[in-house]
RNA sequence: GGGCUUGUGGCGCAGUGGUAGCGCAUCGGUCUGGCAGACCGAGGGUCAGCGGUUCGAACCCGCUCAGGUCCAC
Repeated sequence: GGGCUUGUGGCGCAGUGGUAGCGCAUCGGUCUGGCAGACCGAGGGUCAGCGGUUCGAACCCGCUCAGGUCCAC
């Protein structure tokens, strides 16, 4: 330098055109004498960045950035 691939709450992941969800964690409540634990509820991300297509983009296209991988020099 070229190909492929990944990037989504604190962490791990899903969502493949129609207002972003799950688990863990965190906070609150209930049960318990207390702890642990169980159950119920809540907060937290506008999706790596910019631009484009579209009535509508996390999703499709281009460029850039970062990680991984293969090839070349």
Molecule: transfer RNA
Organism: Dactylosporangium vinaceum subsp. matsuzakiense